RNAcentral holds the full RNA, with entries from ENA. Small-subunit ribosomal RNA, 5' domain from an uncultured bacterium, 528 nucleotides, folded computationally.

[in-house]
Context: one part of a larger RNA
RNA sequence: AACGAACGCUGGCGGCGCGUCUUAAGCAUGCAAGUCGAACGGCAAGGGGGAGCAAUCCCCCCUAGAGUGGCGGACUGGUGAGUAACGCGUGGGUGACCUACCUUAAGGAUGGGGAUAGCCGUUAGAAAUAGCGGGUAAUACCGAAUGAUGUUGAUAUACUGUGGUGUAUCAAAGAAAGGAGCUAAGGCUCCGCCUUGAGAUGGGCCCGCGUCCCAUUAGCUAGUUGGUGAGGUAAAGGCCCACCAAGGCUCUGAUGGGUAGCCGGCCUGAGAGGGUGAACGGCCACACUGGGACUGAGAUACGGCCCAGACUCCUACGGGAGGCAGCAGCUAAGAAUAUUCCACAAUGGACGGAAGUCUGAUGGAGCGACGCCGCGUGUAUGAAGAAGGCCGAAAGGUUGUAAAGUACUUUUGCGGAUGAAGAAUAAGUAGGGGAGGGAAUGCCCUUAUGAUGACGUUAGUCCGUGAAUAAGCCCCGGCUAAUUACGUGCCAGCAGCCGCGGUAACACGUAAGGGGCGAGCGUUGUUC
Numbered sequence: 001a002a003c004g005a006a007c008g009c010u011g012g013c014g015g016c017g018c019g020u021c022u023u024a025a026g027c028a029u030g031c032a033a034g035u036c037g038a039a040c041g042g043c044a045a046g047g048g049g050g051a052g053c054a055a056u057c058c059c060c061c062c063u064a065g066a067g068u069g070g071c072g073g074a075c076u077g078g079u080g081a082g083u084a085a086c087g088c089g090u091g092g093g094u095g096a097c098c099u100a101c102c103u104u105a106a107g108g109a110u111g112g113g114g115a116u117a118g119c120c121g122u123u124a125g126a127a128a129u130a131g132c133g134g135g136u137a138a139u140a141c142c143g144a145a146u147g148a149u150g151u152u153g154a155u156a157u158a159c160u161g162u163g164g165u166g167u168a169u170c171a172a173a174g175a176a177a178g179g180a181g182c183u184a185a186g187g188c189u190c191c192g193c194c195u196u197g198a199g200a201u202g203g204g205c206c207c208g209c210g211u212c213c214c215a216u217u218a219g220c221u222a223g224u225u226g227g228u229g230a231g232g233u234a235a236a237g238g239c240c241c242a243c244c245a246a247g248g249c250u251c252u253g254a255u256g257g258g259u260a261g262c263c264g265g266c267c268u269g270a271g272a273g274g275g276u277g278a279a280c281g282g283c284c285a286c287a288c289u290g291g292g293a294c295u296g297a298g299a300u301a302c303g304g305c306c307c308a309g310a311c312u313c314c315u316a317c318g319g320g321a322g323g324c325a326g327c328a329g330c331u332a333a334g335a336a337u338a339u340u341c342c343a344c345a346a347u348g349g350a351c352g353g354a355a356g357u358c359u360g361a362u363g364g365a366g367c368g369a370c371g372c373c374g375c376g377u378g379u380a381u382g383a384a385g386a387a388g389g390c391c392g393a394a395a396g397g398u399u400g401u402a403a404a405g406u407a408c409u410u411u412u413g414c415g416g417a418u419g420a421a422g423a424a425u426a427a428g429u430a431g432g433g434g435a436g437g438g439a440a441u442g443c444c445c446u447u448a449u450g451a452u453g454a455c456g457u458u459a460g461u462c463c464g465u466g467a468a469u470a471a472g473c474c475c476c477g478g479c480u481a482a483u484u485a486c487g488u489g490c491c492a493g494c495a496g497c498c499g500c501g502g503u504a505a506c507a508c509g510u511a512a513g514g515g516g517c518g519a520g521c522g523u524u525g526u527u528c
Stems, first nucleotide, its partner, number of pairs: 001527003005524005012375006018368002020333001025331003029328003034071003039068002046061006078286003087211008097203002102199007110144001112142002119134006151172009178191005212258003219249003224246006231239001261283004265276004288309005311322004339365001341364003347361001348359004378408004388399004413465006422455001428449007472517005477498003483512005493500002
């Protein structure tokens, strides 16, 4: 000098930050990932109508919930257990690769089929759930057709950096889905669908260099090291397998053990360096413990699945359910760390044509002097140098212009009034212009108008009120700024070091005075 600090005494306000460093211990409760009816069938309740004496039945409208399907749940958010490793940092390679949505370019979108949830009926079960029969739809699923400059194979050939980029011929296999709006009924527009090229973005893999301690760890290694072939992958590779060879690493520290997420940064320091990796940003790893794959463009998937284990819960004892290292909150542990708050108004994300829905991301509020910064606790005047305290034999000195008194101010507080900005525009309405062969919807450009604020009793401003609402902590032997008196008597005690205390203690305790800092001040811990 610094701190994610803690403890003691004290404590007025505001702004901006930060807040389980310990047990990757266990968790009650609520919320944290949904959305689309413009993909699909269908529809409870409700409303209307009809038939009937009525029960009831039929038709129409309207949607909730559930289901099929699509996209998203691989982002965002949390934690640092593991990891000494191509994990991270930095610089490269990929002639060994992938990339949903998005942008751009070219082409296509013909014609069929069979199911299945939901639904109805029913069975088993305490439940979770499972089964059987009937029947239904799609942008769900499956054939057929067409299909190149794409893919694969063969042949020939040019360039060159290894599986790269081209050219020519032949063969084989392989696509698709509709929905909404407008119409002059011909079609048109928009959103989707299929194939291919390019881009963008995001990744996979590989390599050089760097990356803590211990030699009281000196030898380690059989898929081990290499080759050939086959498999596997988006992709190189002992990645895996068969066969063959006997290699590979190591005192320039292999192997083993300990510790640890890495970095931008942060702290310190004149620098070199040392320490560190909270918050914010990038990368990695993990999601009760261990293992596994499925789906998918992408996961070996925190709030998905399966198996095993420990733990907790329900049970009709047959069987089931769960995973806060998301936001709050609880228990435990600890010196120690916050609200079971408000809102989607803004920014961003998912879905949707849009309106919008969801969003504990985020924006805000609450608590904590935990930190930094700012402001205040009055200002001026006032000597009878008051009283009181302390010191002194007394005179007197000191506290001290300090107080009182007098005049003033109102930051702040309290009460009241007023009151921005954060809101950009969206849908819609009205208008202007443009492209196209162009009628409408639509598309592109543009003008005006046009809802929406959690914070919020906001910030700010004005008025009223009245010095009113607001000062402590540590120290005074030397280092080190600041001294006297009394008490105590090697006791009680102090102490960072030197050291004080055994009868005049500037060092203990108290008082007066003084010094330092100040809403803080000291102590402890840690780093330089």